The RNA shown here (transfer RNA) has 74 nucleotides and comes from a Candidatus Woesearchaeota archaeon. The coordinates come from a structure-prediction model, not an experiment, and the mean pLDDT is 81. NCBI's taxonomy places the organism under Archaea, Nanobdellati, Candidatus Woesearchaeota.
RNA sequence: GGGGCUGUGAUCUAGCCUGGUAUGAUACGCGGCUGGGGGCCGCGUUAUCGUCGGUUCAAAUCCGACCAGCCCCG
Repeated sequence: GGGGCUGUGAUCUAGCCUGGUAUGAUACGCGGCUGGGGGCCGCGUUAUCGUCGGUUCAAAUCCGACCAGCCCCG
C1' cells in the first nucleotide's frame, strides 16, 4: 500500500440480508418472601447503535468517506 471481518447502555448480546417504537441477560436501585445472609419473585434506571456526510416521508439497517480493533496479501 491492497483486501476481509468486527464496532449497539456500566458489561455481554439480538435486531442489519428484507428501512417503520432498539431486544434479552448481567449489573445497579426500590419493594416482597426470610430472624439475618444467600437465593427467588415483582417493579424501575442507563443507548441520538464507532465518527461525519448522503439517499429517503422515515436509517442501527441502504450508500460514501474516515476512525479503532483483529486477520490475510504484498